RNA sequence: CACUUUAGCACGCUGAGUUUUCUUUUUAGAAAAACGGGGGAACCAAAUCUAUUGGGGUGAAUCAACGUAUAUCUUCUACGUUGUAGGGCGAAUUCUCACCGCCCAAAUCCGACAGCUAACCUCGUAAGCGGAAGUGGGAAGGAUA
Numbered sequence: 001c002a003c004u005u006u007a008g009c010a011c012g013c014u015g016a017g018u019u020u021u022c023u024u025u026u027u028a029g030a031a032a033a034a035c036g037g038g039g040g041a042a043c044c045a046a047a048u049c050u051a052u053u054g055g056g057g058u059g060a061a062u063c064a065a066c067g068u069a070u071a072u073c074u075u076c077u078a079c080g081u082u083g084u085a086g087g088g089c090g091a092a093u094u095c096u097c098a099c100c101g102c103c104c105a106a107a108u109c110c111g112a113c114a115g116c117u118a119a120c121c122u123c124g125u126a127a128g129c130g131g132a133a134g135u136g137g138g139a140a141g142g143a144u145a
Stems, first nucleotide, its partner, number of pairs: 011130004018033006034125006044115001054113001055110004063083007086104005093140007
């Protein structure tokens, strides 16, 4: 000097997943605010199901084609590839528009059952990461002189 690993602080990213107060259960408990989800009338809308091709929720994460596997074929299912509805990032306060570049397009829950939905009822406050960092325009706010 370079590379790798671990830890801490600060900064930053996906996400609703943050802040404050009280209490000697103080690595905990309780409460409040804030943000987010579910259930739930009238009106409107919708008819499709009673056990397998059922239906529904959270989430951006849906759909299609091709291939492989089981089997004689078809269908279903699982996996893989390529696209795709849709979504995220490209810091220097935030939001927004255009172009450009990069990335994701999962997982899981309910258990026969839920349209919308005022009042009302009820639940959550996680989890996982990073050294990423383009250009131009508009708006709001703040700081300094």
Molecule: c-di-AMP riboswitch aptamer (ydaO/yuaA leader)
Organism: Paenibacillus foliorum